[in-house]
């Protein structure tokens, strides 16, 4: 200075319109059971604190924290 923080965990999120995979957890089916494999449920104040909009994960400020220089 830069890059970065969004579900337990690994990341998406198309230049502003109600946030989503995977895997992890739970419930069913398969199975002699176990895995696996298939359905289907749940989990989110989007690092905090402010502004700007009807309307922010996204734009400005600021301010913490990690990584690099």
């Nucleotide at each position: 200075c830069g890059a970065g923080a969004u579900a337990g965990c690994u990341c998406a999120g198309c230049u502003g319109g109600u946030a989503g995979a995977g895997c992890a957890g739970c419930c069913g089916c398969u199975u002699c059971g176990u895995a696996a494999g298939c359905g289907g449920c749940a989990g989110g104040u989007c690092g905090u604190g402010g502004g700007u909009u009807c309307g922010a994960a996204c734009c400005c400020c600021a301010u913490u924290c990690u990584c690099g220089g």
This is a predicted structure of a 69-nucleotide RNA (transfer RNA) from a bovine gut metagenome.
It matches the Rfam family "tRNA". Rfam links the family to the GO term triplet codon-amino acid adaptor activity.